[in-house]
Molecule: transfer RNA
Organism: Callorhinchus milii
RNA sequence: AGUCCUGUAGCUCAGUGGUUAGAGGACUUGCCUCGCAAGUGAGAGACUUGGGUUCGAUUCCCAACAGGGCAA
Numbered sequence: 001a002g003u004c005c006u007g008u009a010g011c012u013c014a015g016u017g018g019u020u021a022g023a024g025g026a027c028u029u030g031c032c033u034c035g036c037a038a039g040u041g042a043g044a045g046a047c048u049u050g051g052g053u054u055c056g057a058u059u060c061c062c063a064a065c066a067g068g069g070c071a072a
Base pairs, nucleotide, nucleotide: 002070003069004068005067006066007065011024012023013022018055027043028042029041030040031039048064049063050062051061052060
C1' cells in the first nucleotide's frame, strides 16, 4: 500500500432527516449531618474535520484525520 469497523459530555454508552441530543457514573452546589459518607433536589458539560444531497444533516453519500480488527 489492501480490507473492514468505530468516532456523541472529562469516562462508558444510547439515539434520531425537523419538535429541548439523552442515560449511568464523574464534577459543582442546595437540603440532611456535630462533621464525613450515604440519600435527595438542582446545575454545567458533547455530535472528529471538510465537501456534497436535501427546504432542512448529528443522522444519508464522498474524502481526510484518529483509533481498533484482519491479512501480509